[in-house]
């Protein structure tokens, strides 16, 4: 060169081949318990703004189908893997 696979919160890690993005985990933040922590238990937790209500963004990046995209379509950017 070419051939496959993958890239989603602060990390890990799901979303039925197109319908509320982010379940569950870990961390974090708040509480209960403790003399005081740990352990366990309850709750909350994507980002940015905002006193709040709310409001815009978010699946690597960039476009294109569609009323709608994580998902389908094409370039590119990076990671593994495989092959002369």
């Nucleotide at each position: 060169g070419c051939c496959c696979a993958g890239a989603u919160g602060g990390c890990g890690g799901a979303a039925u081949u197109g319908g509320u993005a982010g379940a569950c985990g870990c961390g974090u933040u708040g509480g209960u318990c403790u003399c005081a922590a740990a352990c366990a238990c309850c709750a909350a937790u994507g980002g940015a703004u905002g006193c709040a209500a709310g409001u815009c963004c978010u699946u690597g990046u960039c476009g294109g189908u569609u009323c709608g995209a994580u998902c389908c379509c094409g370039a590119c950017u990076c990671u593994g893997g495989g092959u002369a």